[in-house]
Molecule: transfer RNA
Organism: Dehalococcoidia bacterium
RNA sequence: GUCUCGGUAGCUCAGUUGGAUAGAGCAGCCGCCUCCUAAGCGGCAGGUCGACGGUUCGAGUCCGUCCCGGGACA
Numbered sequence: 001g002u003c004u005c006g007g008u009a010g011c012u013c014a015g016u017u018g019g020a021u022a023g024a025g026c027a028g029c030c031g032c033c034u035c036c037u038a039a040g041c042g043g044c045a046g047g048u049c050g051a052c053g054g055u056u057c058g059a060g061u062c063c064g065u066c067c068c069g070g071g072a073c074a
Stems, first nucleotide, its partner, number of pairs: 001073007010026004019057001028044005050066005
């Protein structure tokens, strides 16, 4: 340099053919339970969906450029 896969919550990830309020587990906080802790149970909070543009009535999802990470080839 070319090709390819990925970037969504603090961490690991899902998100189908573009559609109605963006989710799960762990971690955090509060409560229940317990003599106490752990475990278990219930709840709460946490997101400019890598950046900027474009298409569309509507974009995490499609298109373009760029940034970051992994891999292949040269």